This is a predicted structure of a 73-nucleotide RNA (transfer RNA) from a Bacillota bacterium. The sequence was found in a public genome assembly.
[in-house]
RNA sequence: GCUGAUAUAGCUCAGUAGGCAGAGCACAUCCUUGGUAAGGAUGAGGUCAUCGGUUCGAUCCCGAUUAUCAGCU
Repeated sequence: GCUGAUAUAGCUCAGUAGGCAGAGCACAUCCUUGGUAAGGAUGAGGUCAUCGGUUCGAUCCCGAUUAUCAGCU
């Protein structure tokens, strides 16, 4: 230098033919207990890496960029 993959909640990861963004763990409050843990209920937490394009509408499609990983030279 070239090619490919990945980027979504604090962490690990789903997700969709383009039409309200989810799970587990963690966290907060409450219940339960003599008490901690365990268990139960409820809740908070997201610019879906960045910028632009297509579209009535983009996490999803297209382009560029950035980061990480792998391969080639």
Annotation: It matches the Rfam family "tRNA". From the family's description: Transfer RNA (tRNA) molecules are approximately 80 nucleotides in length. Rfam classes the family as a transfer RNA. NCBI's taxonomy places the organism under Bacteria, Bacillati, Bacillota. Its mean pLDDT, the model's own confidence on a scale to 100, is 80.